[in-house]
The RNA shown here (Bacterial large signal recognition particle RNA) has 263 nucleotides and comes from a Dehalococcoidia bacterium. Taxonomically the source falls in Dehalococcoidia (Bacteria, Bacillati, Chloroflexota). Rfam family: Bacterial large signal recognition particle RNA. Its Rfam clan is "SRP clan". On this family, see Rosenblad et al., Nucleic Acids Res 2003: "SRPDB: Signal Recognition Particle Database". The prediction has a mean pLDDT of 76. It was read from a public genome assembly, where an Rfam model found it.
């Protein structure tokens, strides 16, 4: 140096997360690089760090180390968007209340107000109604493994007479179809219904007291509330940009690395 046979080792890798730590299943990025079983309220190991079984390659372009390039991830920061909270609020929107003026309507056939009753609101019960189901009723409905009656036929018997029993007929079970009224049960987006209890700001209404205002629109003014823009801030949210950093696939470069036999 060549040939043959073995072994270490390799048969994807990486990131985040989980973990005392190391891997795996799962997620993500690259990318196509064996098979089977186990595995996230986890599976298996212990710094030599998946376990068990099988297969292929095998000291090299395939193994190991270092360096370069660089997809991507993590981290940090800026900006934008989204979600949330706070602050200042406008006489800008809207709402409420008070005062005054103008107009209109209404009011001694009784305004506002006060007292009181009722309704509107909630719950329960009852009644009615609607829907469904059951009961009830009519009809159909069993070749045989339901009932009754059993022609024919069959069996027992010398005979008299008995026995079992198919079809048909009648009826019924499961089941199916129809049904006005009555009955029962369940249910509700059921009711100008009833009874009782509760709540009671507001609105509507009746009675009594009382004796002159009340309501609507508009304008002015005062007070309160609400809201936009703006601004500050939070977020295990998303997008984009940049990077002191960190990990790093693919790719590239260099170096290193066994055993046995024979020639």
């Nucleotide at each position: 140096c060549c040939g043959c046979g073995c072994u270490a080792c390799a048969c994807g890798g990486g990131g985040a997360g989980c973990c005392a730590g190391c891997g795996g299943u799962g997620c993500c990025c690259u990318g196509u690089a064996c098979c089977c079983g186990c595995a996230a309220u986890c599976c298996g190991c212990u710094a030599u760090a998946g376990c068990g079984g099988g297969g292929u390659g095998g000291a090299a372009c395939u193994c190991c180390u270092u360096c370069c390039c660089u997809a991507g991830g993590c981290c940090u920061g800026g900006c934008c968007a989204g979600c949330g909270g706070g602050c200042c609020u406008a006489u800008g929107u809207c709402c409420u209340g008070g005062a005054g003026g103008a107009u209109g309507a209404u009011g001694u056939u009784g305004a506002u107000a006060g007292u009181u009753g009722g309704g509107u609101c909630c719950c329960a019960c009852g009644c009615g109604g609607c829907g469904c189901a059951g009961a009830c009723u009519u009809g159909u409905g069993a070749a045989c493994c339901c009932c009754g009656c059993c022609a024919g036929g069959u069996c027992c018997g010398g005979a008299a007479g008995g026995a079992a029993g198919c079809a048909a007929c009648g009826g019924u079970a499961a089941a199916c179809a129809g049904g006005a009224c009555c009955c029962u049960g369940c249910g509700g987006g059921u009711g100008c219904c009833g009874u009782g209890g509760g709540a009671g700001c507001g609105c509507c209404u009746g009675a009594c007291u009382g004796g002159a205002g009340u309501c609507a629109c508009u304008c002015u003014u005062c007070a309160g509330g609400u809201u936009a823009a703006g601004u500050c801030u939070g977020c295990c949210u998303g997008g984009u940009c940049a990077g002191c950093g960190u990990c790093a696939a693919c790719g590239g470069a260099a170096g290193g690395u066994g055993c046995g036999c024979g020639g």